[in-house]
This record gives sequence, structure tokens and C1' cells, in this order.
RNA sequence: CAAGCCGGCCAGGCGGUCGCACCCCGGUCUCGGGGUGAGGAAAGUCCGGGCUCCGCAGGGCACGGUGCUGGGUAACACCCAGGCGGGGCGACCCGACGGAAAAGGGCCACAGAAAAGUAGACCGCCUCCUUCUCCCCCCUUCCUCUCCUCUGCUGGGGAAAGGGUGAGGGGGAGAGGGGGGUAAGGGUGAAAAGGCGGUGUAAGAGACCACCGGCGCUCGUGGUGACACGGGCGGCCAGGCAACCCCCACCGGGAGCAAGGCCAAGCAGGGGCAAGCCCCGCUUCGGCGGGCACGGGCGGCCCGUCCCGUUCGAGCCUCGGGUAGGCCGCUAGAGGCGGCGGGCAACCGCCGUCCCAGAUAGAUGACCGUCGCUCUGGUAUAUGCCAGGGGACAGAACCCGGCUUAUCGGCCAGCUUGAGUG
Repeated sequence: CAAGCCGGCCAGGCGGUCGCACCCCGGUCUCGGGGUGAGGAAAGUCCGGGCUCCGCAGGGCACGGUGCUGGGUAACACCCAGGCGGGGCGACCCGACGGAAAAGGGCCACAGAAAAGUAGACCGCCUCCUUCUCCCCCCUUCCUCUCCUCUGCUGGGGAAAGGGUGAGGGGGAGAGGGGGGUAAGGGUGAAAAGGCGGUGUAAGAGACCACCGGCGCUCGUGGUGACACGGGCGGCCAGGCAACCCCCACCGGGAGCAAGGCCAAGCAGGGGCAAGCCCCGCUUCGGCGGGCACGGGCGGCCCGUCCCGUUCGAGCCUCGGGUAGGCCGCUAGAGGCGGCGGGCAACCGCCGUCCCAGAUAGAUGACCGUCGCUCUGGUAUAUGCCAGGGGACAGAACCCGGCUUAUCGGCCAGCUUGAGUG
């Protein structure tokens, strides 16, 4: 310098104008001043907890979840450290990572003969039967030629050679058909029941043997453990999928701030209402006014007095539940920052310090200036100037710990591989 790996962080700064929500102070119905005001994900609501209400003797079934080990934590499916497996030259990354070996069921596309429990015969290899063709040998018989011999002489017998004949016998080769054996070889496939060499066999095969690999059992050493390393034994050689059912171990009561609690209009419901159904006047026949009487208040009592009440309801008082509405829950917390200590780390402990949104149709915004970042173009040339553009994803609603997803651009630390220079 190039290409990468990994962890942490930022998410524009300042000023001005207008505006919004909450709190405090002044003021008092309208304002003034001050303070505070989104995120790394506030998101998805996927896990885990706090909190609230309901349920609950204990145990089991069902259902759901989790699944290597040790640690962290309030808890987790999260985090840290490690083991094992896989990928990468490497830094490093990924893994729901118990059981398919024996409890059982199911599935394995296409291709292929066969896709799974002692499998499978398509080609190939071997073997048996059968048909055909060819070759060789033997036998039968015929012909030709040669030789020997007998002689009865155009004859008889024998030997050798050559050629032919036969639904004859035997052997060999090839082709077709059929039965069987064989998993070495070929071929299909993601996967075909260890690898390689030998023995063996008709051909073959862990059928047997040596070595290697795997698995199981067992012993030793190291480690808290997962596990690792080493020794011995056993031909045990067994396909994959459990994020299919299932088995094993462990965990889980349900619903959620519209939880839940307090106050409580109106309407509906329950209960109660002592004392005149007197007289007169008016009347739109509902009542209204006056008088007297009674009840109640004022007062120790009487008198007196009163904006009081005196008949039944559509009034008044009251009760319980509770709607609208209001209040609480509600934001000080498994809290932030700093220091010290423990721990490889996640994290924990102690001390100090700080207060940091709280709405309920839901505030946190808009514009301008300037600085800074970045891109493009021009000018110019150690880099400056000018013009134009860009600045994401997104937005609290009970709170917290995680995971996942979205995100313009930028900063910092560490590490790997390769190249070059000194």
C1' cells in the first nucleotide's frame, strides 16, 4: 500500500425567529419568566423477568418450550469462557450440538434392477440344462490310389493314406433361450451396507488373514466438566432424516397497564318521608295567593319569629353496584456517570456523585444564518476559492434484560493475508 477479519463509538455543532407538551414561580381567567423534553434501534412483539388481578393441599395426564460443558444473571431461547463438528490459506465465522446402536412407527424426490434389517441381479463374472453352427477323435459304411498276400484271376483277404456318409458316441469353441450362484468390476444416485492387499473360490464375498479407519466394551492418565490422549478386547462394520411422530432429561398456572385501585354526574333499581285530603278568593282546572292549624329551626322554657315544611310523586332524602368523566398506577430504576477492588471474561461488590420525557387522540416541530463532513463541476494547484447537491433508518405510551430486523455517512482500537521499500 492492497484485500480482508473483528470489537467499540457517533448519528451534526452554535445562534436567531415562530410553535408544542409537562413542571415550578409570579399573576388570576388571560398571560409573563424559568426548567426539562426520544432511540440505537423508541420498531417487530419473538423470548425472559418485575408489577397487577385471578387461580392454586400434594401428585399425575395433556399441551408448549428447551436440549454439549462450566460460569454469569431476577430470568432467558441471552451473554462469557471452553469442548466437539463444519467452513476459510488466515484473522475468524457458523452450529436446537440428547437418542436413528436395538423401544416403535413414518419418509427418502428424480434417476436407478434395487432406497433399507440379515437389501438388490440391469450390464458383467461363474455354473447347469437345452437348441443351432463349426472343429477334433472314435465307430459304421462307401469310393479312389498304393503296397503285401492268397489265388478260384474283370476275384478274395489284409495294411496305410486321402475323400465322403450317418436322426451314432465322446470332447472343444461360438451364438440363442432358460434355471441358479455372485455385491469383486461397470452403470444410476445426495446416499448402494468400510478401505486396501492377500488367502480362498466355479466365480465371488469380513467368508478368513495382515494393516488402516469407524463403532462398542473396558482400563489408565489429564481436566470441575463437556472431552482429549494412550493401552487392551470384540469382525461389531449397523445409510440418512427426530426444526416428522416418538423416547429421555429439565422448565413452564392463566391473563395482561384497556392489568388493577379510588372518587363519581345522569338514567335505571331498592328504601324512607312526622305534621291539613281545613276555610276563603282567583283560575287556562295543572295550580297560585291569603288565613288558621300542625311539625321543624332559633331559645333552658313561654311568647314571638321565619325567603322552612305539611300528602304520596314526574318531589325530597338516602342506599348499593356503577356508565360518562376525573384521579392514582406513572416513571428513582435489576438506573446513569466516575473511582477502587475481584474475575481470562460475561459480570459482581464497595464508595462518591447525578436526576434524565411522561402524553391520553397522544408534545418533542418548522424556517433562516453560520461552522463542520461529504459528493459533483469549474477555476486554480502542496491545496485554496466559487457554484450546486447530499445527510439515513425511524419515532416513547407500565418498566426493565435480550434477540431479530431497518439504517446516508463517518471515527477509533486490535488482528490476518499478500506485495514493496529501508